Description: The RNA shown here (c-di-AMP riboswitch aptamer (ydaO/yuaA leader)) has 167 nucleotides and comes from a Verrucomicrobiota bacterium. The prediction has a mean pLDDT of 76. Its Rfam family is "c-di-AMP riboswitch aptamer (ydaO/yuaA leader)". Gene Ontology terms of the family: regulation of gene expression and cyclic-di-AMP binding. Rfam describes the family as follows. This family represents a conserved RNA structure found upstream of the ydaO and yuaA genes in Bacillus subtilis and related genes in other bacteria. The sequence was found by an Rfam model in a public genome assembly. NCBI's taxonomy places the organism under Bacteria, Pseudomonadati, Verrucomicrobiota.
């Protein structure tokens, strides 16, 4: 001093949303410094658009006529597409309406979160919001956007690792 094993504390969480430089400014100071806010870069995460090949190529109700078998014409009414995100998908009640819808509840499935990671049992909590503007399927090359916000800690068992500090 160096290796191995053992006991042992310790580590915040959801989200892509973080780290570094630089210019300004504002606090505090005697001065160095430091910390906050705006601007702009990189670097990391993240998103969107966007070829060829491939893949896709709309429907439902009422009411009229015709046809006699579920079609065909005309008027009316209903539902447009797509993106971020776990927040989608059946049923069934109530309300509006002639129907097709439409909007709230509620049941189940799916989905996603719960402290270092994965796994397995128990528990619990979410299943929302926004945005574009009749338009975009995938998609190389190229183009572009964002890097905000919320919170305060669930237990057990098996495995495999980070920093210590002791013996």
């Nucleotide at each position: 001093g160096g290796c191995u094993u053992g006991u042992u504390g310790c580590a915040g969480c959801c989200u892509a949303a973080a780290u570094c430089c630089g210019g300004c400014u504002u606090c505090c100071u005697u001065c160095c410094u430091g910390a906050g806010a705006c601007c702009g870069g990189a670097u990391g995460c993240g998103g969107g658009g966007g070829a060829c090949c491939c893949a896709a190529a709309a429907u439902c109700c009422u009411c009229a006529a015709g046809a006699c078998a579920g079609c065909u014409u005309g008027a009316g009414g209903a539902c447009g597409g797509g993106g971020c995100g776990c927040a989608g998908g059946a049923g069934u009640u109530u309300c509006g309406g002639u129907a097709a819808c439409g909007a709230a509840a509620u049941u189940c499935c799916a989905g996603g979160c719960c402290a270092c990671u994965u796994u397995c049992a128990a528990g619990g909590c979410c299943c929302a919001g926004c945005c574009c503007g009749u338009c975009a399927g995938c998609u190389a090359a190229c183009c572009u956007c964002g890097u905000c916000g919320g919170c305060a800690a669930u237990u057990g068992g098996a495995a495999g690792g980070g920093c210590g500090a002791u013996c």